Transfer RNA from Desulfamplus sp., 73 nucleotides, folded computationally. Its Rfam family is "tRNA". The family's RNA type in Rfam is transfer RNA. Its mean pLDDT, the model's own confidence on a scale to 100, is 81. The sequence was found in a public genome assembly. The organism belongs to Desulfamplus, within Bacteria.
RNA sequence: GGGCUGUUAGCUCAAUCGGUAGAGCACCUGACUCUUAAUCAGUAGGUUCCGCGUUCGAUUCGCGGACAGCCCA
Numbered sequence: 001g002g003g004c005u006g007u008u009a010g011c012u013c014a015a016u017c018g019g020u021a022g023a024g025c026a027c028c029u030g031a032c033u034c035u036u037a038a039u040c041a042g043u044a045g046g047u048u049c050c051g052c053g054u055u056c057g058a059u060u061c062g063c064g065g066a067c068a069g070c071c072c073a
Base pairs, nucleotide, nucleotide: 001072002071003070004069005068006067007066010025011024012023013022019056028042029041030040031039049065050064051063052062053061
């Protein structure tokens, strides 16, 4: 320098054909009793890496950029 893959909640990851962004764990709250904590229930938590474009509508498509990994040179 080139190619490929990836970037979504605090962490690890989903999201169908473009149609209201979700789960587990963690945090918090409540219940319970077996109390360094476990179990159960619930709430909250999002600039979907950034910008622009296409579209009635973009996590999803196009262009440019950033970062990470792998391969080639």